Large-subunit ribosomal RNA, domain IV from a Pseudomonadota bacterium, 353 nucleotides, folded computationally. The source organism's lineage runs through Bacteria, Pseudomonadati and Pseudomonadota. The coordinates come from a structure-prediction model, not an experiment, and the mean pLDDT is 89. The RNAcentral record of the full RNA draws on ENA.
Context: one part of a larger RNA
RNA sequence: CCCUCGUUUAGGAACUCGGCAAACUGGCCCCGUAACUUCGGAAGAAGGGGUGCUCCCGUCCGUGAACCGGCUCGCCCGGCGAGCGGAAGGGAGUUGCAAUAAAGAGGCUCAGGCGACUGUUUACUAAAAACACAGGGCUCUGCGAAGUCGAACACGACGUAUAGGGUCUGACGCCUGCCCGGUGCCGGAAGGUUAAAGGGAGGGGUUAGCCGCAAGGCGACGCUCCGAACUGAAGCCCCGGUAAACGGCGGCCGUAACUAUAACGGUCCUAAGGUAGCGAAAUUCCUUGUCGGGUAAGUUCCGACCUGCACGAAUGGCGUAACGAUCUGAGCGCUGUCUCAACGAGGGGCACU
Numbered sequence: 001c002c003c004u005c006g007u008u009u010a011g012g013a014a015c016u017c018g019g020c021a022a023a024c025u026g027g028c029c030c031c032g033u034a035a036c037u038u039c040g041g042a043a044g045a046a047g048g049g050g051u052g053c054u055c056c057c058g059u060c061c062g063u064g065a066a067c068c069g070g071c072u073c074g075c076c077c078g079g080c081g082a083g084c085g086g087a088a089g090g091g092a093g094u095u096g097c098a099a100u101a102a103a104g105a106g107g108c109u110c111a112g113g114c115g116a117c118u119g120u121u122u123a124c125u126a127a128a129a130a131c132a133c134a135g136g137g138c139u140c141u142g143c144g145a146a147g148u149c150g151a152a153c154a155c156g157a158c159g160u161a162u163a164g165g166g167u168c169u170g171a172c173g174c175c176u177g178c179c180c181g182g183u184g185c186c187g188g189a190a191g192g193u194u195a196a197a198g199g200g201a202g203g204g205g206u207u208a209g210c211c212g213c214a215a216g217g218c219g220a221c222g223c224u225c226c227g228a229a230c231u232g233a234a235g236c237c238c239c240g241g242u243a244a245a246c247g248g249c250g251g252c253c254g255u256a257a258c259u260a261u262a263a264c265g266g267u268c269c270u271a272a273g274g275u276a277g278c279g280a281a282a283u284u285c286c287u288u289g290u291c292g293g294g295u296a297a298g299u300u301c302c303g304a305c306c307u308g309c310a311c312g313a314a315u316g317g318c319g320u321a322a323c324g325a326u327c328u329g330a331g332c333g334c335u336g337u338c339u340c341a342a343c344g345a346g347g348g349g350c351a352c353u
Stems, first nucleotide, its partner, number of pairs: 001348008010339002014337001019334001027051005036041001038171001052094006059087005067079004071074001100104001107332007114324002119131002135169007147155002172319004177249003182246002184242005191237003197231002202226005209218003250268005277311001278308001289305005
């Protein structure tokens, strides 16, 4: 010096990213307990008091001798209830630094964010506001179901729409606005487009034959190769529906008798221009916004404001009791975290022998 542990004057978070770590608290009995609340909770809220041993008192519990009575006589039954043991209570006393003497064994409170909750997770850096969850919705599926695997079998399910699959949301409370132009899905079938196929107008190749002195030309049947109209579904175009489907939810200018602001007006664009609620927020760039609170002093925190760079309604919105090894702020208590360090115990390291 390092590790593990113990103690400490005065102060008591001044430490630090942060009370990290440590300390405080602690069992049991009694008293007593607020806001809020889904009336269950919150609650071990908080905050108090008691706690060993000895003796006495009465009460109660356990055990139950001797004795008495009874008889079907026994290791019997009933009665009385001494003695002994114990419990809680009352009274008196007493040891110690300390009385739950050791060990084990909640610190408490207030406020906010997130997630309702118990659960689940990155086996070996993340336990969470992530996943799941009851509950809600949309959608598919009539049973040889949809769906999954796929050759078949099988699962779904020895189930049958109060069932099963997919997907989103995520207790509960109050709610969930507008847009169907685009994309998707559903429905429609008049018209347009459209494949194979059908259909063959027309054209080509070949050559018996014919013409020609020849080179060559024409060319039937057959075979064969192209091939235009026309007839051809679904799909697409088209018509409608649908947003708890994917998604989207404006700009500029002017206006009130101080000023400021704009209930109001004009204009352009759109499928429609963001309703309720919330809002510098897990979202706010400017920003340590401004005001208020708390502090002597507060980029954090709480309450407001609204100028929302860039909240917003099941990619749910806003609340919410309870819950949380969650995240954030504050207070009380407590402390070697610190001012500022000291001493002690055990172990290690190092040095000398």